[in-house]
RNA sequence: GCUGUAAACCGCCUUGCCGCUCUAGUGCCUAAGGCACAGGGGAGGAAAGUCCGGGCAACACAGUGCACCACACCACCUAACGGGUGGUGACCCUCGGAAACGCGGGUGAAGCCAGUGCCACAGAGAAUGACUGCCUAAGUUGAGGGUAACCUCAAACGGUAACGCUGAAAACGUGCGGUAAGAGCGCACGGGCCGGUAUGGCAACAUGCCGGCCGGGCAAACCUUGUGGGUUGAAAGGCCAAGCAGUUUGCUUGUCUACGGACAGAAGGCUGCACGUCUUUGUUCCCGGUUUAUCGGGAACGGCAAACGGGUGGGCCGCUAGAUCCUGGCUGCGAAGUCAGGACCAGAUAAAUGGCAAGGGUGCCGAUAACAUCGGUAUACAGAACCCGGCUUAUAGGUUUACAGCUUUU
RNA sequence: GGCGAGGUAGCUCAGCUGGCUAGAGCGCGGCACUCAUAAUGCCGAGGUCGAGAGUUCAAGUCUCUCUCUCGCUA
Numbered sequence: 001g002c003u004g005u006a007a008a009c010c011g012c013c014u015u016g017c018c019g020c021u022c023u024a025g026u027g028c029c030u031a032a033g034g035c036a037c038a039g040g041g042g043a044g045g046a047a048a049g050u051c052c053g054g055g056c057a058a059c060a061c062a063g064u065g066c067a068c069c070a071c072a073c074c075a076c077c078u079a080a081c082g083g084g085u086g087g088u089g090a091c092c093c094u095c096g097g098a099a100a101c102g103c104g105g106g107u108g109a110a111g112c113c114a115g116u117g118c119c120a121c122a123g124a125g126a127a128u129g130a131c132u133g134c135c136u137a138a139g140u141u142g143a144g145g146g147u148a149a150c151c152u153c154a155a156a157c158g159g160u161a162a163c164g165c166u167g168a169a170a171a172c173g174u175g176c177g178g179u180a181a182g183a184g185c186g187c188a189c190g191g192g193c194c195g196g197u198a199u200g201g202c203a204a205c206a207u208g209c210c211g212g213c214c215g216g217g218c219a220a221a222c223c224u225u226g227u228g229g230g231u232u233g234a235a236a237g238g239c240c241a242a243g244c245a246g247u248u249u250g251c252u253u254g255u256c257u258a259c260g261g262a263c264a265g266a267a268g269g270c271u272g273c274a275c276g277u278c279u280u281u282g283u284u285c286c287c288g289g290u291u292u293a294u295c296g297g298g299a300a301c302g303g304c305a306a307a308c309g310g311g312u313g314g315g316c317c318g319c320u321a322g323a324u325c326c327u328g329g330c331u332g333c334g335a336a337g338u339c340a341g342g343a344c345c346a347g348a349u350a351a352a353u354g355g356c357a358a359g360g361g362u363g364c365c366g367a368u369a370a371c372a373u374c375g376g377u378a379u380a381c382a383g384a385a386c387c388c389g390g391c392u393u394a395u396a397g398g399u400u401u402a403c404a405g406c407u408u409u410u
Numbered sequence: 411g412g413c414g415a416g417g418u419a420g421c422u423c424a425g426c427u428g429g430c431u432a433g434a435g436c437g438c439g440g441c442a443c444u445c446a447u448a449a450u451g452c453c454g455a456g457g458u459c460g461a462g463a464g465u466u467c468a469a470g471u472c473u474c475u476c477u478c479u480c481g482c483u484a
Base pairs, nucleotide, nucleotide: 001406002405003404004403005402006401007400008399009398010397012360013359014358015357016356017355018354020042021041022040023039025037026036027035028034029033044381048392049391051390052389053388054387055386056233057232058231059230063275064274065273066272068229069228070227071226072225073087074086075085076084077083088109090107091106092105093104095102096101110224111223115222116221117218118217119216131164133160134159135158140155141154142153143152144151145150172190173189174188175187176186177185191214192213193212194211195210196209197208198207199206200205237317238316239315240314246308247307248306249305250304251303252302253264254263255262256261265281266280267279268278269277270276282301283300284299285298286297287296288295289294324343325342326341327340328339329338330337331336361379362378363377364376365375366374367373411483412482413481414480415479416478417477420436421435422434423433429467438454439453440452441451442450460476461475462474463473464472
């Protein structure tokens, strides 16, 4: 110097004129409010996707269990998180290296030594140790021989799992011994799992020792264990104005009473279910039994709740001072925390934050012997809508840092 | 602004709890039947399963991220 990887940051600037929106102030219009003048503020690193989390608000309180949903190595950060920081172990990729391994990056991480399920095709077989095959030592059965002890042959209902070669995956691997045949059956080396223990570490875990064992994969299969989660979402919600037409359905019960109410039941709500809890359960009249009290049935008005229909879609609040921003110090490897000083920084509602002109910056291309100079061209992704912390995605161009490789010079 | 569902052949849709070469109807092409057309019968073509990563031996299907379409909500 070039290339690559990773991380962090910037992401056009200035002036003039004409507009748009919010607004402390002044003036005018009788007030609400409107108009004018001048001053001040006016998009982003992602405002995006709405993928997580929190604030805030409503659901009477926001309760318990089950169901449901989400997450899952360890420690820490945080208001919280599925986010972040640092570490542990596994696998993959790039580069270097003969290899061991090393720098850098990425993915994901509880439990298939809980249970159930699945593993197509191929293959003997996909987890039962079956089938083929091998063997006849002991025991057994059959046949033959022998006076008998016993011998020979055959076999499975006995033993065994080396052999079979398909597959992504085949029952610890290799070798030796051993055996009737064999097998971790024994041994050597190696690999893995479980339990205990010592050392280091907060821990995950690492290293070593002792004992036992050899149990294929899949939990982004059901599931188990642990942790967390009430639902909805600013079109939440509160107030004012304007406007409209109602209809249907369910309940409106009983006992006691000191007449305030209490208890039980019914209908409905609170999260799908249960518990628990909350709201309503009122007044009048008619008919029948009946002397009355009272009993049974019904209707109307009202109340509570649900569904359908109708009307409006105007204004104000919520609304922007906050886990806010900037600078510096301290603590921490870091995410971050804390202290001090300073600052006030969009609030629209069909949706403002723009247009034109001039100059400059930066990149690229061309002219030129040439840094200079001149000309041309480009300047991305994208636009707040209750607020905040993250994640993901898009992004012309540029800056810095770290690491790796190659090349040149010394 | 908020929420939900979906994308498979030219069109409309299946594809359950991953598996062998992804199917059906209509449409399209060819042949037969007919004097000819339609109908009917037979045969055939046509698919990057919206895109990209991941899990797995194996993905239309499971997980994540984008993209497009439709619906609901005062």
Predicted 3D model of RNase P RNA and transfer RNA as a complex of 484 nucleotides. Its mean pLDDT, the model's own confidence on a scale to 100, is 75. It holds a member of the Rfam family "Bacterial RNase P class A".